[in-house]
RNA sequence: CAUGGGCAAUCUACCUCUAAAUCUGGGAUAGCCUUCCGAAAGGAGGGGUAAUACCGGAUGUGGUGAUCCGGCGCAUGUCGGAGAAACUAAAGGCGGGGACCUUCGGGCCUGUCGUUUAGAGAUGAGCCCAUGUCCUAUCAGCUUGUUGGCGGGGUAACGGCCCACCAAGGCUUACGGGUAGCUGGACUGAGAGGUUGGUCAGCCACACUGGGACUGAGACACUGCCCAGACUCCUACGGGAGGCUGCAGUCGAGGAUCUUGGACAAUGCGCGAAUGCGUGAUCCAGCGACGCCGCGUGCAGGAUGAAGGCCUUCGGGUUGUAAACUGCUGUCGUGAGGGAACAAGGACCGGUAUGCUAAGAUCGUAUCGGUUUGAUAGUACCUCAGGGGGAAGCCACGGCUAACUCUGUGCCAGCAGCCGCGGUAAUACAGAGGUGGCAAGCGUUGUUCGGAUUUACUGGGCGUAAAGGGUGCGUAGGCGGUUCUGUGUGUCGGAUGUGAAAUCCUGCUGCUCAACGGCAGAAUUGCAUCCGAAACUACAGGGCUGGAGUACAGGAGAGGAAGGCGGAAUUCUAGGUGUAGCGGUGAAAUGCGUAGAUAUCUAGAGGAACACCGGUGGCGAAGGCGGCCUUCUGGACUGAUACUGACGCUGAGGCACGAAGGCUGGGGGAGCAAACAGGAUUAGAUACCCUGGUAGUCCCAGCAGUAAACGGUGUGCACUUGGUGUGGGAGGAGUUAUCCCCUCCCGUGCCGGAGCUAACGUGUUAAGUGCACCGCCUGGGGAGUACGGCCGCAAGGCUAAAACUCAAAGGAAUUGACGGGGGCCCGCACAAGCGGUGGAGCAUGUGGCUUAAUUCGAUGCAACGCGAAGAACCUUACCUGGGCUUGACAUGCAGCUGCACGUCCCGAGAAAUCGGGAUUCCUUCGAGGGUGCUGCACAGGUGCUGCAUGGCUGUCGUCAGCUCGUGCCGUGAGGUGUUGGGUUAAGUCCCGCAACGAGCGCAACCCCUAUGUCUAGUUGCCACUUUCGGUUUUGCCGGAAAGCACUCUAGUCAGACUGCCUGUGAUAAGCAGGAGGAAGGUGGGGAUGACGUCAAGUCCGUAUGGCCUUUAUGCCCAGGGCUGCACACGUGCUACAAUGAAUGGUACAGAAGGAUGCAAGACCGCGAGGUGGAGCAAAUCCCCAGAACCAUUCACAGUUCGGAUUGUAGUCUGCAACUCGACUACAUGAAGCUGGAAUCGCUAGUAAAGGCGUAUCAGCUACGACGCCUUGAAUACGUUCCCGGGCCUUGUACACACCGCCCGUCACAUCAUGGAAGCCGAUUGCACCCGUAGUCGCCGAUUCAACUGUAGCAAGAGAUAGGUGCCUAAGGUGUGGUUGGUGACUUU
Repeated sequence: CAUGGGCAAUCUACCUCUAAAUCUGGGAUAGCCUUCCGAAAGGAGGGGUAAUACCGGAUGUGGUGAUCCGGCGCAUGUCGGAGAAACUAAAGGCGGGGACCUUCGGGCCUGUCGUUUAGAGAUGAGCCCAUGUCCUAUCAGCUUGUUGGCGGGGUAACGGCCCACCAAGGCUUACGGGUAGCUGGACUGAGAGGUUGGUCAGCCACACUGGGACUGAGACACUGCCCAGACUCCUACGGGAGGCUGCAGUCGAGGAUCUUGGACAAUGCGCGAAUGCGUGAUCCAGCGACGCCGCGUGCAGGAUGAAGGCCUUCGGGUUGUAAACUGCUGUCGUGAGGGAACAAGGACCGGUAUGCUAAGAUCGUAUCGGUUUGAUAGUACCUCAGGGGGAAGCCACGGCUAACUCUGUGCCAGCAGCCGCGGUAAUACAGAGGUGGCAAGCGUUGUUCGGAUUUACUGGGCGUAAAGGGUGCGUAGGCGGUUCUGUGUGUCGGAUGUGAAAUCCUGCUGCUCAACGGCAGAAUUGCAUCCGAAACUACAGGGCUGGAGUACAGGAGAGGAAGGCGGAAUUCUAGGUGUAGCGGUGAAAUGCGUAGAUAUCUAGAGGAACACCGGUGGCGAAGGCGGCCUUCUGGACUGAUACUGACGCUGAGGCACGAAGGCUGGGGGAGCAAACAGGAUUAGAUACCCUGGUAGUCCCAGCAGUAAACGGUGUGCACUUGGUGUGGGAGGAGUUAUCCCCUCCCGUGCCGGAGCUAACGUGUUAAGUGCACCGCCUGGGGAGUACGGCCGCAAGGCUAAAACUCAAAGGAAUUGACGGGGGCCCGCACAAGCGGUGGAGCAUGUGGCUUAAUUCGAUGCAACGCGAAGAACCUUACCUGGGCUUGACAUGCAGCUGCACGUCCCGAGAAAUCGGGAUUCCUUCGAGGGUGCUGCACAGGUGCUGCAUGGCUGUCGUCAGCUCGUGCCGUGAGGUGUUGGGUUAAGUCCCGCAACGAGCGCAACCCCUAUGUCUAGUUGCCACUUUCGGUUUUGCCGGAAAGCACUCUAGUCAGACUGCCUGUGAUAAGCAGGAGGAAGGUGGGGAUGACGUCAAGUCCGUAUGGCCUUUAUGCCCAGGGCUGCACACGUGCUACAAUGAAUGGUACAGAAGGAUGCAAGACCGCGAGGUGGAGCAAAUCCCCAGAACCAUUCACAGUUCGGAUUGUAGUCUGCAACUCGACUACAUGAAGCUGGAAUCGCUAGUAAAGGCGUAUCAGCUACGACGCCUUGAAUACGUUCCCGGGCCUUGUACACACCGCCCGUCACAUCAUGGAAGCCGAUUGCACCCGUAGUCGCCGAUUCAACUGUAGCAAGAGAUAGGUGCCUAAGGUGUGGUUGGUGACUUU
């Protein structure tokens, strides 16, 4: 403060009602006059004066009152009546008036307003009680007037409110710290709640800061007083004045908040008898889009869909009926004219009625008539005029979220609420066009609630995501079996009071509508009181036995404590035997040992631990407990009866126990073993390994109190399908049996159903279904840290934050990828072999360097004899120089015309090109075709982007995989199928299976090759037959005919399929062996490359988006360059020699090519080659082998090896061999004697070796590439290892996927925080000093008119200045607490 009560413990001015009164005296003092002091503020003295000011006296209806009676109350008491003594009041003002009196003032009577006493009411206030009212326990104890009593004081009143004395109590979410006015209400929300308290209304508090009282009904007083302090102002420096958190206004601070306006006309308040006066309350106006509401900025027609803008696929689309244009209307604004309501009272004047009165005065009341009152305001409203005339912006357009394109920019500039955009095609930046939204507003920022069930009361969780206390006992508390009776706490029903008004809601209604307002209702979920109900709960009492417990009988057990005993083993000591090693390791070394070790035997000492039994067996609350015996002792279980009678469950604090390690003191010490030492390992190795070794481990007495103290699962009770083990006990049935079997209870495991669970999993030993109680959680890091507190000897433990920082951290499961994880399998992958590379010289490519240029691309495997199947010019893209500009090339248009273009000749030039000359079209005669010139569109680009693309290609990899439909499983990602058992070269096949099928891959189909059949027979063939010629005459050679047998050619078929047999295997698939066969298990080779990966390669093959260029980045030409050379690498060739070289001789291929071609024989030349040219558009002709083989020489040497380099002379091609061709001859005769580390290819017609051909091409750098044949091996035990791959499985913190992720130190910089010698504030406690003003008390010699007193003074009494005492503000000193800032250094 809110709500509800109480005062029998109280006051209340003004107002209303009732009863009564208002009698009689007195003395002062302001103002005023005067004198004086002061700068001022102000003050002092003297002289007059009044009152409803002040002071006496009287009266007492009444009031206060001891006491008595009655009513009421829980009590102190209180209410009503009676009532002795005593005490107790007042003031007049303004009118009117007939008698009577009069000192003419009046008395007297009367009206009215006052005043006094008392009672009552109303209103307002005071006090008390109950309940409620933010955060913090890192504030847990606080309190001495404190809690109570007795007696006083004080107050309107109760009361420690104050005081003296007595007792020792009182509070506990106290006390302390921080923050805050509370409420009706407001915002939000489905509600429950959460946040909030500005305007309006109620209450409170405050008024420069602190203290104090006075006056008064009421104040400790916003515009009163006193004191102190800070501040401002005045001052003659002596002293004074002030308080806008009133209305305006100024300054400051701030993100931010108005006019120094009008009026009292209305409402209200104060004073007054009243007219009235006052009122920055109030009513109005002003300013501010701050909010709410309403209205306008036009309406209708209007297509050639105008222009312009923007986009474009260039066709068009869009802006868009939008505009222009035509017609119309007139809200608002502007001008003019008219023009309100809010006004009713009150007053005055004049009537009427009535009351008072002795009275027709007066006065009061009621009523009628008249007069009078408007700030807003000339406003609202109404009428007229005129004219579309004066009136639209802001935000957004990637998703959330309605709305899309272009240009610019190029991880820049910038955007961003979250996710995230921007690195050259940005719907995300900026601009534009368009679109969407809202609209006199729009957007941003801040704040609150919501969404958030994300603190969960409604309405959450804790096995693994954050979260079960290490365990038990137990206090408070919470919860609690069954039955009866009572009470009526909670609970339920009804009634009454209250819950202010406003607000919200509903209805009606007033401003033209609405906002706004009026009236009525509902609501206000609350509190209090009364009455009632009695099921549940609670309480009280009485019972019960089911929960719990006790007694009895048993058996089980590493349960605990103490004492004693035992054997095995290690070590040590002594002795014996014995000799050179032992020990240790991946391998060693340190170490031990000839001073006798290790080994072995005997004896002894000492400490620690208890093999086998031994078991997901037992016991214990957990930690934990294991040789045997004895003693003491705790608990659980089973069985049957008896007893107690809810005695129970949980458990904040508390207490106890609590592994290992650690600490203190004293023992003990065999083995083991932190630290430490040494030896190894290693780049290092403060480690892993080894040799030693101290604390410790053991015992006693204490401390410590933590663990992944885990079942990561708190305790108790109840309920909910099962199966199968095992430990303890009991029963049944049946037995030789204490076996087996069946049933029950307690414990301990596994599997699994429903259910639960995010899933994993759990599943009667629950993580299921419920109840009771406790503990704990609320994003990650900072951090279980700092500070504070408690505990500890210490180490440390318990409790426990914030700043700052991140957008995640995390769980479970899925698919991949990966693993110095596992299983199975494959490959020239290793191994077994053969030959190379790496060393030399040369060739070629690349890097680098150089250069005017050394054009460009390719860069691990998968670039580097690659693009290039051929750079002297050309190619050519590069450089230098010289030229051209519609262009070297394409298409179209317009104009000019000429008739050509071209070819030839001459001149200049390096050429391109330019200049001159000569020559020259067709035609249907319209002009056309062709061509030239000029101009416009355009051409052109090997310029950029392969990270904008198509296409093509490489690679994993010819690896066996990759998927789909339907079904099923899973919340889902996804799985199943595709896994499993076999088998295969193969996801090949078989079997099984919640899968059944299918597709792309595999295989097969295609080509070559190995065998054969058939057909065909020239250019191929020539066996047989005939024939001719030659000859060295059984023969041989050559030719012709005939022929197609063979070879061959090139077409068609056949053949091979695990078809057959045996074995094996699951009887399958298949495998092994065999037969036959030319060939045997895909016969050999090729073509064929799944889904995809590498932003792999290519814009310089072509195509192509975008960008760039346009007298140049285009085009032409000459020359140069791509060939440049300290160097490095790749790929090759030739060699290093005798398996060879040289010379001579003799053979045997395949495939391909040939007309600007291949070229025979012949001749010339040492040769390259030349001359010449038969033949051949080719199974016909041409080009064609070498190694091999047969001989001879060489004899191991830088050589008769090797051929580089260089010189000379030539040949060929070509316009041209200088830069820069190939080849030939002669001469020269380099390195090199088999190649380090390392590395490559190959499994059979293969490797190796040998030559031959072709493309490109004038020629050639080819030693390259692509093919062809000839000769023709070795080896494979095997899958441990290296590399690559496939399938299954497992782990994962990886998903750019291990070239991943990620940790710590150090260095530097920055930020936040803790500590810190100190320093500076703020606040507060305690002790003390001083003590203003002031109340109260005491004193009071000063002063005092009225009063008392006296005859009158005086004394006295009373009052008062002043003094003093208690208290006390401010101030001061000392010492503490809390808190903030700063701080060298330092920590995290």

Description:
The RNA shown here (small-subunit ribosomal RNA) has 1388 nucleotides and comes from a metagenome. Its Rfam family is "Bacterial small subunit ribosomal RNA". Its family is annotated with ribosome and structural constituent of ribosome in the Gene Ontology.